[in-house]
């Protein structure tokens, strides 16, 4: 230098062929339960879907560019 893949909550990850309000587990907070703690139960907070632009009535999803990470080729 060229190519492929990935980037979504604090962490690990789903999200199908573009269409309802963006979700799960773990973690966190509050309450319950307990003499108390843990386990357990309930509720809740937490997201510019890496960034910018484009297409579309509508984009996490499609297209282009940029950034970071991993791998391959030279």
């Nucleotide at each position: 230098g060229g190519g492929u893949g990935a980037u979504u909550a604090g962490c690990u990850c789903a999200g199908c062929u573009g269409g309802u309000u963006a979700g799960a587990g773990c973690g966190c907070a509050u309450g319950g339960a307990u003499c108390a703690c843990a386990c357990c139960c309930a509720u809740g907070a937490g997201g510019u879907c890496a960034c910018a632009g484009g297409u579309u009535c509508g984009a996490a999803u499609c297209c282009u560019g940029u950034a970071u990470c991993a791998c391959c080729c030279a």